[in-house]
RNA sequence: UAAUUGAGAGUUUGAUCCUGGCUCAGGAUGAACGCUGGCGGCGUGCCUAACACAUGCAAGUCGAACGGAGUGUUUUAGGAGCUUGCUUUUGAAACACUUAGUGGCGGACGGGUGAGUAACGUGUGAGCAAUCUGCCUCUAUGAGGGGGAUAACACAGGGAAACCUGUGCUAAUACCGCAUAACAUAUUUUAGUCGCAUGACUUAAAUAUCAAAGGAGCAAUCCGCAUAGAGAUGAGCUCGCAUCUGAUUAGAUAGUUGGUGAGGUAACGGCCCACCAAGUCUGCGAUCAGUAGCCGGACUGAGAGGUUGAACGGCCACAUUGGAACUGAGAGACGGUCCAGACUCCUACGGGAGGCAGCAGUGGGGAAUAUUGGGCAAUGGGCGAAAGCCUGACCCAGCAACGCCGCGUGAGGGAAGAAGGUCUUCGGAUUGUAAACCUUUGUCUUAUGGGACGAUAAUGACGGUACCAUAGGAGGAAGCCACGACUAACUACGUGCCAGCAGUCGCGGUAAUACGUAGGUGGCGAGCGUUAUCCGGAAUUAUUGGGUGUAAAGGGUGCGUAGGCGGGAUGUAAAGUCAGAUGUGAAAUGCCGUGGCUUAACCACGGAGCUGCAUUUGAAACUUACAUUCUUGAGUGGAGUAGAGGUAAGCGGAAUUCCGAGUGUAGCGGUGAAAUGCGUAGAUAUUCGGAGGAACACCGGUGGCGAAGGCGGCUUACUGGGCUUUUACUGACGCUGAAGCACGAAAGUGUGGGGAGCAAACAGGAUUAGAUACCCUGGUAGUCCACACCGUAAACGAUGAUUACUAGGUGUAGGGAGGGAACCCUUUCUGUGCCGGAGUUAACACAAUAAGUAAUCCACCUGGGGAGUACGGCCGCAAGGUUGAAACUCAAAGGAAUUGACGGGGGCCCGCACAAGCAGUGGAGUAUGUGGUUUAAUUCGACGCAACGCGAAAAACCUUACCAGGUCUUGACAUCCGACUAACGAGGUAGAGAUACGUUAGGUGCCCUUCGGGGAAAGUUGAGACAGGUGGUGCAUGGUUGUCGUCAGCUCGUGUCGUGAGAUGUUGGGUUAAGUCCCGCAACGAGCGCAACCCCUAUGGUUAGUUGCUACGCAAGAGCACUCUAGCCAGACUGCCGUUGACAAAACGGAGGAAGGUGGGGAUGACGUCAAAUCAUCAUGCCCUUUAUGACCUGGGCUACACACGUACUACAAUGGCGGUAAACAAAAGGGAGCGAAGGGGUGACCCGGAGCAAAUCCCCAAAAGCCGUCUCAGUUCAGAUUGCAGGCUGCAACUCGCCUGCAUGAAGUCGGAAUUGCUAGUAAUCGUGAAUCAGCAUGUCACGGUGAAUACGUUCCCGGGCCUUGUACACACCGCCCGUCAAACCAUGAAAGUUGGGAAUACCCGAAGUCUGUUGUCUAACCGCAAGGGGGACGCAGCCGAAGGUAGGCUCAAUGAUUGGGGUUAAGUCGUAACAAGGUAGCCGUAUCGGAAGGUGCGGCUGGAUCACCUCCUUU
Repeated sequence: UAAUUGAGAGUUUGAUCCUGGCUCAGGAUGAACGCUGGCGGCGUGCCUAACACAUGCAAGUCGAACGGAGUGUUUUAGGAGCUUGCUUUUGAAACACUUAGUGGCGGACGGGUGAGUAACGUGUGAGCAAUCUGCCUCUAUGAGGGGGAUAACACAGGGAAACCUGUGCUAAUACCGCAUAACAUAUUUUAGUCGCAUGACUUAAAUAUCAAAGGAGCAAUCCGCAUAGAGAUGAGCUCGCAUCUGAUUAGAUAGUUGGUGAGGUAACGGCCCACCAAGUCUGCGAUCAGUAGCCGGACUGAGAGGUUGAACGGCCACAUUGGAACUGAGAGACGGUCCAGACUCCUACGGGAGGCAGCAGUGGGGAAUAUUGGGCAAUGGGCGAAAGCCUGACCCAGCAACGCCGCGUGAGGGAAGAAGGUCUUCGGAUUGUAAACCUUUGUCUUAUGGGACGAUAAUGACGGUACCAUAGGAGGAAGCCACGACUAACUACGUGCCAGCAGUCGCGGUAAUACGUAGGUGGCGAGCGUUAUCCGGAAUUAUUGGGUGUAAAGGGUGCGUAGGCGGGAUGUAAAGUCAGAUGUGAAAUGCCGUGGCUUAACCACGGAGCUGCAUUUGAAACUUACAUUCUUGAGUGGAGUAGAGGUAAGCGGAAUUCCGAGUGUAGCGGUGAAAUGCGUAGAUAUUCGGAGGAACACCGGUGGCGAAGGCGGCUUACUGGGCUUUUACUGACGCUGAAGCACGAAAGUGUGGGGAGCAAACAGGAUUAGAUACCCUGGUAGUCCACACCGUAAACGAUGAUUACUAGGUGUAGGGAGGGAACCCUUUCUGUGCCGGAGUUAACACAAUAAGUAAUCCACCUGGGGAGUACGGCCGCAAGGUUGAAACUCAAAGGAAUUGACGGGGGCCCGCACAAGCAGUGGAGUAUGUGGUUUAAUUCGACGCAACGCGAAAAACCUUACCAGGUCUUGACAUCCGACUAACGAGGUAGAGAUACGUUAGGUGCCCUUCGGGGAAAGUUGAGACAGGUGGUGCAUGGUUGUCGUCAGCUCGUGUCGUGAGAUGUUGGGUUAAGUCCCGCAACGAGCGCAACCCCUAUGGUUAGUUGCUACGCAAGAGCACUCUAGCCAGACUGCCGUUGACAAAACGGAGGAAGGUGGGGAUGACGUCAAAUCAUCAUGCCCUUUAUGACCUGGGCUACACACGUACUACAAUGGCGGUAAACAAAAGGGAGCGAAGGGGUGACCCGGAGCAAAUCCCCAAAAGCCGUCUCAGUUCAGAUUGCAGGCUGCAACUCGCCUGCAUGAAGUCGGAAUUGCUAGUAAUCGUGAAUCAGCAUGUCACGGUGAAUACGUUCCCGGGCCUUGUACACACCGCCCGUCAAACCAUGAAAGUUGGGAAUACCCGAAGUCUGUUGUCUAACCGCAAGGGGGACGCAGCCGAAGGUAGGCUCAAUGAUUGGGGUUAAGUCGUAACAAGGUAGCCGUAUCGGAAGGUGCGGCUGGAUCACCUCCUUU
């Protein structure tokens, strides 16, 4: 000294990173709308209909230019009346005032609006040697002398009016000659200077032409007039640069481009005209179409930018629409003229009048925008000598929270933390010092009084305003929005996917912080929200500052034009570049500073700045231009070399098919299995011969060649390119490449051939629910050739071309050099692979063949869908290709990777999972449960495994929850309060009972006591709080339970890796029942599970022994060895040996041992899954009910019965039935309202009886299968259902609806279809026993022992599970996701016979006003002329041009259109299942064809295909 400066968030997923859109937070506004509203200051206020306008005002002024007219005063001349100095009248003069007309100046400024305009319109900078400029300033000079008219006025006439006509009079600073005149103009010459040029300027001379006006004043003088020059101001014209969108607008242009000449203009110029030439503009975007006034500035932004052009200022354009000129210094004139059109008004119908986009105001339009106000006091403007007049410019006031700024609605104290409200766990919390109350102040406000600046003399609309003083009183003054996240701020009630909210995500289906209300809280505050628009955030168009392998995006490939970029050296120039200077960049705005209104907004002054443009002076490194030069880029030549490079012709063998002949006989062929088909008319098979077409096995290889597509037998001819080497040549000749040109698989098209095989379409056979498919048998286009089209593919390395640079390693193909004998080694160039470091990347991956680091050029992308579609253009014979949108719709679509889950993916392992066996179920009868049906009720729950002999370890009443009927209402049950009474309690009547009525026999307790009573507990009664509910919700819950599964898993800490989700550990090699253990390892440890610890059981020891046991003949007694009982110990650990294994873990075998590798069994159930089950075990939120959904009672029901299923029992018999036998042998359990012995009765169930036993003591208690005999294969001497009769037991009560016994009856059933269950050893099978429940009632359940097998080769398959891996479009996780037709509703859109309207042009017709030109008609004051007449002029007429209008055919835009096409959207429609896993036929791309639809098939291509095998390569050793 300068600078003062950059924030993110939500939303795709189960989670992650990325890409990418959508949305939000900020600021702004000429705003509008909703709710609300105290004051003041300063600003702002029709964005829409450039729509139409009533009424008033917005431009006049000058009498000092002029003649009149009028009024008044004075003077004066005459007349009349007479009251002789008064009235009146006529005329003249002067003065003052007014002003219709002539004349001058001004009405071209000021004010409004933004329609048009894409233009020299605007901005900026230059130029005019191509120009004009009234008023103003300065300078010089001049103003002499004449003339003729005319308005006003008067008269006459026409008209409704507007207004007009004729005759006559008159003035001027009005008009017209003449004189004078150059430094003016024109022409011709002279001399010089200057300029880029045309040319300009100066000087000298000659000729010609052109001026004028007066007014005021006593005067001085002032104001005017004329000519010329200069200045200032204003205007005109020209040029450089800049100035929106569209190429689905690519060619445009005839006065067009230029020249010559003439005209015209203030002036240049095709500005206009005649002639001549054929040019001019355009991909650096012409023309056309759309849109738009431009700028200083304003808003936003860190900036670069983006958007905008209200107010203020500059420029432009316009003035009802279009055209035209006149006047003038200046106009093609907003408040002038003429014409035409539309519209409005007046009219006597003949004609006239008008133009608010000036200020107010009205109607209309609209979401929306003000007073028909005051004043010229100030500033400014016009006129005037001036006074002054005019001024809706302007200064003020009014209306509007429209914006910005300022102020207020009180301040201090005040806890009983009042009342009320809200919430509540009922304790309290909060509103809240908030209020009340006390003290105090007076801004705004109200009243009264004074009272400015703006004007330094006069003059003030504002205005009795600002301001000041005094007084009164907290009095008159707060709302709006939000409170799920983003985003600051939470609770209650109501509602119940309803009503509603919503900017995005999303809330709402009975506990909503998201809806509505309330309380509370947050934010802002005279405002607050909403809507609209712009910028920002958005690096989301990326210059600053993005990308293109897979997310959107590299053109299919090459050649090549324009363009862009370009090697080394030297010199010159100075266009770019850099520096200095000058001019400009108006003012206002913005920034800094200072000052003025009490402050601020606002205003004033000063400064810097205005990043720009132009001129000029320099510098010369780089770029550029020019010149010279060089060889390394590039190219040429020479010598070699590899190759499926291309085109054409010829040749060859194998195979398929067909034809002929032979042999030969019944099948062949085909498939998952079949059939269609071929074959006794001789196929298939086989042999020989022949025909024809197409393709070229092996070699063959991530080998070769080519720009890509692509190219494969052999030979020949022609031909393109590459590589290596070579110091011969050229000398930057290069790179890229819009347009353009060429090539371009397959399919397809046209014409003509050809046609063996294959094969879209098609036909038939199968499969299937169907099968327009997959499979099979046939088969046509096509596939092949020639010529011509097409021009697309997953045309892919999903990776544009070129150049340079940046670690390595290892293969392979073709060359070169060196070494050395083969054969190899070293090295180099070119091509082609793999691995890999740095680096890059979202990751995957790429990595010298880059997706690394740089440079140049081209192409392409900007959310998904609609859509590569529509329309238009171009190309094509067609199919179609290319270019390529919008409306509408969604909040995502997508990439890579992660964890799971899943797969009709893979690998490994386990399990009575299969296999090997044994016994069953499914068939029969019965029992039992369930469904269904029925019913007044058949109460409820449980529903794949994991509901169904389940809850229920016992429904005749009860249970019981259900139904019918009868009853109760503080209740059957609990607590509290009052009163009364002890409680308790037998008997009677009615009733089905609950209950009701009535009598009261008996009976009188505990504690304290002042003996009156009180208390506890109980009962009765009353009122209300409440009770009650097996009512709902297991999807609001606790608790409990099932299941995967006794499967081996599930996790954590620290560390490490990864951007991250996550991974690692836990994977790998072995091993195990086991994540069991060992080894290895970026992991090291740990937890919950496994195992062990616990119980039972198998052996032994020891201790203890009664009720147990017995060596004693019995008993008693004795004893405790044995059995047994129950305590404590021991024992088993892969401990020992051998083998295998890796020297491990471990496995196998063996020894010993009662037992051997978990000895057998039990208890024990990780993290979790299934919204699994249970509100009917219990508990519990919420909801519902309260003379009932509660409670009591009787009876009924849960036991029904055409049927279906599950689980069992008994059987079908001889391994059996029946009879007999006897004291064969158990274990465990139970027993007091109990078990019940002996003995007796009965055929029996059972009865009588009552010993013993609260149990190692007594009882239940008989164990049964066993053994012997008989029966002899039958519906039986099997089986026992069903039924009849007679009994027994329990119980108030066996009818509905119990069990048992005896006699009689004697059903189905002769081993069970498809299918399916259990079990691996003391197991299955079989035999009996006990217990719980229970008055009684098991074929069920739980437990006990007796007898006691068979089989396991093995893991291919089925099922389930574990681990690893792979794919995925799934994550509610395959019971997933998802595609298309059809049907329905709605929306926008394309096409369409057409129809309607607009726009820009073109051609022709008509042709107003008007300028210009011509003129034979008519008229004519000034000048000339004696006159005639002339000159000049006006009118008329004609012509060129010419607006509006008309006609015509095209172009273009929009609206609409029967019908029609597809598209989009829409909780639960139809048909299928195309895609995602190998998606069940791998998918996809292009093309052709077929089909209800997804889609199928053919041909060629791709991997963005799983799985297995092989080959090659790589890594490690």
Molecule: small-subunit ribosomal RNA
Organism: Oscillospiraceae bacterium